Source information
RNAcentral holds the sequence, with entries from ENA. This is a predicted structure of a 71-nucleotide RNA (transfer RNA) from a Candidatus Woesearchaeota archaeon. Its Rfam family is "tRNA". By type it is a transfer RNA. About the family: Transfer RNA (tRNA) molecules are approximately 80 nucleotides in length.
């Protein structure tokens, strides 16, 4: 410098262009003599700009940051 991958809550992850999934860990309650386990509910995300679309995590365009290669 030039190619290719990858970017989702605190952590790990799923996602055909139509409400973001699940575990986990937190909080409340149930269970329980008490812990734990177990059970119900809830908080909390799409890397950042632009574009195309009636609608963008998805698709294109640029940019960051990580990773691997080539030189």
């Nucleotide at each position: 410098a030039c190619g290719g991958c990858u970017g989702u809550g605190a952590u790990c992850u799923a996602g055909c262009g139509g409400u973001a999934u699940g575990a986990u860990a937190c909080g409340a309650c149930c269970c329980u003599c008490c812990c734990a386990a177990g059970g119900u509910c809830g908080u909390c995300a799409c890397c950042c700009g632009g574009g195309u679309u009636c609608g963008a995590a998805u698709c294109c365009c640029g940019g960051c940051a990580g990773c691997c290669g080539u030189a």